[in-house]
Context: one part of a larger RNA
């Protein structure tokens, strides 16, 4: 280590639970607000951090009414208070009510800053308190320019807005895409999303120029049908009405003109005309009214314009508007409300059992220590308001009318104009220009007027309705932020609202994003006390029913982590199981627990033709997670009724819900079709037809609900990259706009000037002088080219080294400007907040995704497909195929036999079409030859036809099969075959045998046919292996026979026969080789001696010619390779040699004695034959047979077949019969997608006031049992309150995979790492504990910093005192941590408010814009800029120019006194400005030297001296000095004059005249305090030293240096260098002049906000106590051009392992 029990930790699943959500139903409500909202800041308690309440009157205050005995809110402690004199609590009604905020007195960075005016308070005001002061519109008044009335214009008095929100609902103004159309553009989406503007409690709409149809109807809105009807529509996708009908609710009105009268105003020819304005009148379409004639009817009084009575009508409504009452109901607080005991029993408890009983107008529901009608709150019922507010009535009231109304007749006044229309362009209308009516309007034309005009769907006519160009209108409808009162087959903490409370916590620069976390227990009885320990924790005690309920608290599964036990485990080889099983262990047994050994055995998922696949997913566990709703159509089940069947919407009853019943026949489907239709009709339609022949008629539907499928909706879940909108974003970082700042030091030496040369005069030369430059070198700064670390970093871009720029096109702060199809871009598609070929946030939005993944219990019966056609289609579809359910149908289906056809393949042929060899013939033709010419001749050349031989073909065929196809009949077995309907799936197929194409007669290739397997198919073989070969698994058997393929052994079964193989061939391979062997067949040669060995010869011509240095048989060429001598013997077959020689062969003889040599052809062999890790080409051992052929008997072998039980299904049969069902026979039962059937289990909910439960539910854990599964059930244990059979109902209704989502815990693993390598070491000290904290020595490190000060920026981090869980990359006694009723920030002069203005914002009138808003005068806001005023020294744990001390200074205001023209928003000057550069003055810090003062004389050599310390001082004010620089080309004064400064002006400016020297100015000096080394006092010590006090010496010269100032300064240069109603001076205007102004005294304010700490960083910005970044001053000393380099004072630190 393994399996297994046992007990634990650890985690929070699971049950139970519920404060909190969700839906929804009635009722109220439907706004708030300058009377100051909505929403916030701040503050308000005795103690108060947060909610909640309030508001300085501040958990409240005052009244009225309820209410009772207790109260101070959430909140429990302690203190101290209120309260029967009636508190608290509730309710009405009122009182305060800080500050922001529409914000509104002016400004603003909200919650702060600054005013004016009027009143009080006060001794007074600069202080306080109250009050008012904003814009804009409308009336009205008053006032008033150019410019006489008049007007704009200003002032004023009243009134009203003004902003919110409920992300709802309503009209309007604009107005998308993603997406559908399987592309896309009209078209869809959609007038939807969103922007915008208004308005109510609803809003719109609305009282016909309306429909409709020859017959009427009579406003609008909404609901139900009319209906997916009729249209529209790339006639695609889709879009979608109206008449008409039921219903709900009901409602009419009122201007304009006409006419009449009054008024004003204009014009007048004075007759009179017009124009406003008010009254009166009138309001319509079978036309109305005005007018004018006439007839009818018609109250009173008075003093008759009218007015008073009396009547009418009518109203708080739309329609004129305020109100005060009454009474009723109601509603904002509240009372009253029945009825049980039991010491019977469990128990901690009784609300349970058990016994006996009461009440119910109450048995809704909480609740109480378990389960309670009767114990508490309540319900049912009844009852109740001082206030205040709602509806209802009704009374004063108020308004109108009180004189016309009717009828008849005339007569032509009036009846909505840039109107209706039209024309072009456009949008609405369902309707997309269309035949396109109607409606609306951007632009252009333009009536008619009642004898008139609009409509009826182009348009005319005739008919019919209506009467536009002006207005108002409740309900019946939408909706829901809130309010009460309720309901729920809603959900129970990963659910349910995001939120059991949170828009917090966090994250983002903003818009905007956006969590997690619930339960002790009846009751705190929350564990006194003891023990251990620093502390956490724990042990006893003790409390409780329980503590295994202990606050990290109900139950406490799982991953995961352990202790203890049993049995196994150290030579094994593994998907970890399954079958067999020895041995040990436990038990009485039954049976469990291990599990040596042996058989057998490549995980799941998905995807796929195929996956153990090295192809995809998943670390584990627990919980969450995907076919669901609506309508609509469709088949089928089951139900009611049936030639009918049914209701919508609505109504109405009922004590009563969303529930029941009942009314509602509009509607819809069926009862009749056919036809394009007119139309006919059990027929119709074609048609000349009475013919044919199409469809139809011979009667079943329909409603409701279940289920399967489809449609539209997001339609099974998740998943884009996108696109469209409205908004946020220039704190990154691009560019610009304003104002501020910054660049040590050093070289170079342009022009110019001067001087000299030079020249006629220049030009030029040369020296000087100057100080130019996108100049040179190099720090800061700012950049990023090189190369090394660095890459889970120190750093989400830095770090060593080393580079470029570094006066410029330069670098940086502040504030400000431009943005998403747009900005910005010295440009790289760069950059716009770590994000860019279109940012980032919400939203449309669940865009869409023909793609890719996932998709959850069980059993049973069938079961494919990878094909065709079409397809912008090929990985997608749609039809058909092929699957399966249901009716029907009935033997149509299959197979073989046997007749009878049909074809043109296979083969074969050459007859056709083609091809294509040779060889005859040989038309033609080339070429040669030839002739005066014409004939002509040759020819090994091409060559047609015809001919012989042999040939070839998919697309040749004179022929022509098997097989297959069709038909007839027979027969044989299986159960098929066809129709019609539901519902799919399949269109990637894959090998393998044949039979083709392709390709290369390649491919594990592509593509067909055709059979078969896989696919979906397990078992046996082939070692191993979907696709070969056997065979087709319903379950169980320790039975039997067999198939492929086997029988030595791994391994079941034979060690059979001939024969062949010797190669381990069997057991990889071709050309090709080859006396391999067998075996056949066939040719030579051999007893006349053959092959083979041996033995002998193998000569001469001649060294054949030739070549050549040579060439001799043998380098090379030639040849006719000869001749001769022989038994034979090559002008030579090899070897040799320079050439020769020299050795051999061919050829003969002998010897030897029997076969020898060839060639073909079969069987099995041999060679060829080489690959990467290790044999490795039989599975392996091996095998000589156990190879290989032939052959025979046996045997083994499968989930085959058979035997035995058993099950389930189809079909028959019997039995039983309402049904369920039982038995028998036959057949069947491999299965992916998929059809189709039967069922388990959760959750709810009905039955249920039921059953079960404290003697113990549910969950958990664990035994056993039962069923064919899902699953059911027993016992025990935990647990401590619920749970729920059976039979129905309804679902958020089953998990293992989705790189799912949440948590929780695993692994990497005690590994990497601990973030500059400037560095520590000791000793003391506290403390439970020290590497780290404190003291102290000693050492290291930084020195333009790692010291010091300021400015953002943060926000208490400061400073003391506790403390160490947690935070610190380790420890920690320490801290930037923690903790508290702890401190700490002190200013007239330093900074802001304040005044003034840039850039920019804003912006009263204006101007422009569909809205929203945009731009601007005047104004105002706005610092990075301008504007009064303080030094120094000392103090505190922590501030200090702020306190204290000492000496100054601005300024404001009062009061006196002196003097005086003073006066502004006007006018003038100064305010007021660049860059580089040289030079001079003066001079700070620093250091030198000297000189004075006080101390020292030293361990050991020297040390009274050249040796150690210290040696300083402000602003201002007063006096003085005073260099520079400006200034005779006039400082300054004093006169005159003048078209200018928008009126004046004595100022400015111009001008002309006199006088003539001052004008700035740093600096110095005097004067002005204290500080000062050391000694001295006192205190405390850890003996190092620390705090504290008193007095206090010297406090001088010169000299380097040269910042800074003087200086806004001179000079050069071109790029021409803010502003200002501020500030200072000076002028005058209006006007004042007991006032104003200016000096002098004297007295008085000077308010509010910043001030702690950090600030190159551990406290800002980077997620961190990060090697990064971050503006400005100040920066010792030596060295040195220097701020560079090294070293180092002061100080500060050694970087927390």
């Nucleotide at each position: 280590g393994g399996u297994c029990c046992a007990c634990g930790g650890a985690g929070g699943a699971u049950g139970c639970c519920u404060u909190g959500g969700a839906g929804c139903u009635g009722c109220c409500a439907g706004g708030c607000g300058a009377g100051g909202a909505a929403g916030g800041a701040c503050g308000u308690g005795a103690c108060a951090a947060g909610c909640u309440g309030c508001g300085a009157u501040a958990a409240g205050c005052c009244g009225c009414g309820u209410g009772u005995a207790g109260g101070g809110g959430c909140c429990g402690a302690u203190a101290c208070c209120c309260g029967a004199a009636g508190a608290a609590g509730c309710g009405c009604g009122g009182a305060u009510g800080u500050c922001c905020u529409a914000a509104u007195g002016g400004g603003g960075u909200a919650a702060c800053c600054c005013g004016c005016a009027u009143g009080g308070c006060u001794g007074g005001a600069u202080g306080c308190c109250a009050u008012g002061c904003a814009u804009g519109c409308a009336u009205g008044c008053g006032u008033g320019a150019a410019u006489a009335g008049a007007u704009a214009g200003c002032g004023u008095c009243u009134g009203c807005a003004g902003g919110c929100c409920a992300u709802a609902c309503g009209c309007u103004g604009g107005g998308a895409a993603g997406u559908g159309a399987a592309c896309c553009a009209u078209c869809u989406g959609a007038g939807u999303a969103c922007c915008a503007g208004c308005a109510g409690g609803a809003g719109a709409a609305g009282a016909a120029a309306u429909c409709a149809a020859a017959c009427g109807a009579g406003a609008u809105u909404c609901c139900c049908c009319c209906a997916g009807u009729a249209g529209c529509g790339g006639c695609g996708a889709g879009c979608g009405a109206a008449c008409g009908g039921g219903g709900a609710g009901g409602a009419g009105c009122c201007c304009a003109a006409a006419c009449c009268g009054c008024u004003u105003c204009c014009c007048u020819u004075c007759g009179g005309g017009g124009g406003g304005g008010c009254g009166g009148g009138g309001u319509u379409g079978u036309a109305g009214g005005g007018c004018c004639g006439c007839g009818g009817c018609g109250g009173g009084g008075c003093g008759u314009a009218g007015c008073c009575c009396g009547u009418g009508c009518a109203g708080u409504g739309a329609g004129a508007a305020a109100g005060c009452g009454a009474g009723c109901u109601u509603g904002u607080a509240g009372c009253g409300g029945a009825a049980c005991g039991g010491c019977c029993c469990u128990g901690g408890g009784a609300c349970g059992g058990c016994c006996g009983g009461c009440c119910g107008g109450a048995g809704a529901g909480g609740g109480u220590g378990a389960a309670a009608g009767c114990c508490c709150c309540g319900u049912a019922u009844g009852c109740g308001a001082a206030a205040c507010g709602a509806g209802c009535u009704u009374g004063c009231c108020u308004g109108c009318a009180u004189g016309g109304c009717c009828g008849c007749g005339g007569a032509a006044c009036c009846u909505g104009a840039g109107u209706a229309c039209g024309g072009c362009g456009g949008g609405a209308c369902a309707c997309g220009a269309g035949a396109a009516a109607u409606c609306c309007u951007g632009c252009c034309g333009g009536a008619a007027g009642c004898u008139g005009g609009g409509g009826g769907g182009a348009c005319c006519a005739c008919c019919c309705u209506c009467c536009a160009a002006g207005g108002c209108u409740a309900a019946a409808u939408a909706c829901u932020c809130g309010g009460c009162a309720g309901c729920u087959a809603c959900c129970g903490a990963u659910a349910g609202c995001g939120c059991a409370u949170a828009g917090u916590a966090c994250c983002g620069u903003g818009a905007g994003g956006g969590a997690a976390u619930g339960g002790u227990g009846a009751a705190a009885a929350g564990g006194a006390c003891c023990c251990c320990g620093g502390g956490a924790g724990g042990g006893g005690a003790g409390u409780g029913a329980a503590a295994g309920a202990g606050a990290a608290c109900c139950u406490g599964a799982a991953a995961c982590c352990g202790u203890g036990g049993a049995c196994c485990u150290g030579c094994a080889a593994g998907c970890g199981g399954u079958c067999a099983g020895a041995g040990c262990c436990c038990g009485a047994g039954a049976g469990g627990g291990u599990g040596a050994u042996g058989g057998c055995g490549u995980g799941c998922c998905u995807u796929u033709u195929g996956u153990a696949g090295a192809a995809u997913g998943a670390g584990c566990c627990u919980g969450c997670g995907a076919g669901u709703c609506a309508c609509c159509g469709u088949a089928u089940g089951c139900g009611g009724c049936g030639a009918g069947g049914u209701u919508a919407a609505g109504g109405g009853a009922u004590a009563g819900g969303a529930g029941u019943c009942c009314c509602g026949g509009a509607g819809c489907c069926g009862c009749a079709g056919g036809g394009a239709a007119a139309c006919c009709g059990a027929g119709u339609c074609u048609g000349a037809a009475g013919a044919g022949g199409g469809c139809g008629a011979a009667g079943a539907g329909u409603c409701g609900u279940a289920u399967g499928c489809g449609g539209u909706g997001g339609a099974c879940c998740c998943g884009a990259a996108a696109c469209c909108a409205a908004g946020u974003g220039a704190u990154c970082u691009a560019g610009c706009c304003a104002u501020g700042g910054c660049c040590a030091g050093g070289c170079u030496g342009a022009a110019g000037c001067u001087g000299c040369a030079g020249u006629g005069a220049a030009a030029u030369g040369c020296a000087g002088u100057g100080g130019a430059g996108g100049g040179c070198c190099g720090a800061a700064c700012c950049u990023a080219a090189a190369u090394c670390c660095g890459c889970u970093g120190a750093a989400a871009a830095g770090g060593g080294u080393u580079g470029g720029g570094a006066u410029g096109a330069g670098c940086u702060g502040u504030g400000g400007c431009u943005c998403g199809g747009a900005g910005u871009g010295a440009a790289a598609g760069g950059c716009u907040a770590a994000u860019c070929a279109a940012a980032c946030u919400u939203g449309g939005a669940g865009a869409u995704a023909g793609c890719u993944g996932g998709u959850a219990c069980u059993c049973u019966c069938c079961g494919a497909a990878a094909u065709a056609g079409c397809u912008u289609u090929a990985g997608g579809g749609c039809u058909a195929g092929c699957g399966u359910c249901g009716c029907c149908u009935g033997g149509a289906u299959u197979g073989u036999c046997g007749c009878g056809g049909a074809g043109g393949u296979a083969g074969a042929g050459c007859a056709c079409u083609g091809g294509a060899u040779a060889g005859g013939u040989g038309a033609g033709g080339g070429c040669c030859c030839g002739u005066c010419a014409c004939u002509g001749g040759g020819u090994a050349c091409c060559g047609a036809u015809c001919u012989u031989a042999a040939c070839c073909a998919a697309a040749c065929u004179c022929c022509g099969a098997a097989u297959g196809c069709c038909g007839c009949g027979a027969c044989a077995c299986a159960a098929u075959g066809g129709g019609c309907g539901g519902c799919a799936g399949u269109c990637a197929g894959a090998c393998g045998g044949c039979g083709g194409c392709u390709g290369a007669u390649a491919a594990g290739g592509g593509c067909c046919g055709u059979c078969g397997u896989c696919g979906a198919g397990a078992g046996g073989g082939a070692a191993a292996c979907a696709g070969c070969c056997c065979g087709g698994a319903c379950c169980g058997c320790c039975g039997g026979c067999u198939a492929a393929g086997g029988u030595c052994c791994c391994c079941a079964a034979g060690u059979c026969g001939u024969g062949c193989u010797g190669a381990g061939u069997g057991g990889g391979a071709a050309a090709g080789g080859a006396a391999g062997u067998a075996u056949g067949a066939u040719u030579g040669c051999a007893c006349a001696g053959a092959c083979a060995g041996c033995c002998a010869g193998g000569a001469g011509g001649u060294u054949g010619g030739c070549u050549c240095a040579g060439a001799a048989g043998c380098a090379g060429c030639c040849a006719c390779c000869c001749c001769u001598u022989c038994a034979a013997a090559g002008a030579g077959u090899g070897c040799g040699u320079a050439a020769c020689a020299g050795c051999u062969c061919a050829c003969u003889g002998g010897u030897c004695g029997a076969g020898u040599a060839g060639u073909c052809a079969u069987g099995c062999g041999c060679c060829g034959a080489u690959a990467a890790u290790g044999u490795a080409a039989c599975g392996g051992g091996g095998c000589u047979a156990a190879g290989c052929a032939c052959g025979g008997c046996a045997c083994c072998g499968a989930a085959g077949c058979c035997g035995c039980g058993g099950g389930a299904u189809g079909c028959a049969g019997c039995c039983a019969a309402u049904g369920c069902g039982g038995c028998u026979g036959c057949g069947u039962c491999g299965g992916u997608a998929g059809g189709a059937g039967a069922g388990c289990a959760u959750u709810g909910c009905g039955u249920a006031u039921g059953u079960g439960g404290a003697c113990g539910a549910a969950g958990c854990g664990u035994u056993c049992c039962c069923g064919u599964g899902a699953g059911g059930g027993u016992g025990c244990g935990u647990g401590g309150a619920c749970a729920u059979g059976g039979c129905g109902c309804a679902a958020g209704a089953g998990a293992g995979a989705a790189u799912g989502c949440a948590g929780g815990c695993a692994u990497g693993a005690g590994u990497a790492a601990c973030g500059a390598a400037a560095a520590g070491a000791c000793g003391g000290g506290u403390g439970g504990g020290a590497u780290c904290c404190c003291c102290g020595u000693c050492c290291g490190c930084c020195u333009g910093a790692a010291g010091c000060c300021c400015g953002a920026g943060g926000u208490u981090u400061c400073c003391a005192g506790g403390g160490u869980a947690a935070a610190g990359g380790u420890a920690a006694u320490c801290u930037g941590c923690c903790c508290g009723a702890g401190g700490g920030u002190c200013a007239g002069u330093c900074g802001g408010c304040c005044c003034c203005u840039a850039a920019g914002g804003c912006g009263a009138g204006g101007g422009c814009g569909a809205g929203a808003g945009c731009c601007g005068u005047a104004g105002c806001c706005g610092a990075u800029g301008g504007g009064a005023a303080g030094c120094g020294g000392g103090u505190c744990a922590a501030c200090a120019u702020u306190c204290c001390c000492g000496c100054a200074c601005c300024u404001c205001c009062c009061a006196g006194g002196g003097u005086u023209u003073c006066g502004a928003u006007g006018g003038g000057a100064c305010g007021a400005c660049g860059c580089a550069u040289a030079g001079g003055g003066u001079g700070a810090a620093g250091c030198g030297c000297a000189g004075c003062c006080g101390g020292g004389c030293g361990a050991c050599g020297g040390u009274a001296g050249u040796c150690c310390c210290g040696g300083c001082c402000g602003a201002a004010a007063c006096g003085g000095c005073g260099a520079g620089c400006c200034g005779a080309u006039g400082a300054g004064g004093c006169c005159c004059c003048c078209a200018g400064g928008c009126a004046a002006a004595u100022c400015c400016g111009g001008g002309g005249g006199c006088c003539g020297a001052g004008g700035u100015g740093a600096g110095c000096c005097g004067c002005g305090a204290g500080c000062g080394a050391g000694g001295c006092c006192c205190c405390c010590c850890a003996c190092g030293g620390g705090g504290g006090g008193a007095g206090g010496a010297a406090g001088u010269g010169c000299g380097c240096a040269g910042a800074g100032c003087c200086g806004u300064c001179g000079u050069g240069c071109c790029g021409a260098g803010a502003a200002a109603u501020a500030g200072u001076c000076c002028c005058u205007a209006a006007g004042a002049a007991u006032g104003g102004a200016u000096c002098c005294u004297g007295g008085g304010g000077g308010a509010c906000c910043g001030u702690a700490c950090c600030g190159c960083a551990a406290a800002c910005c980077g997620a961190c106590a990060c090697a990064g970044g971050u503006g400005g001053g100040c920066g010792a000393g030596c060295u040195g051009a220097g701020a560079a380099u090294g070293c180092g004072c002061a100080g500060g630190c050694g970087c927390u392992c």
Notes:
A computed fold for a 1697-nucleotide part of an RNA from an uncultured Spirochaetales bacterium, annotated as large-subunit ribosomal RNA, half A. Its Rfam family is "Bacterial large subunit ribosomal RNA". The prediction has a mean pLDDT of 83.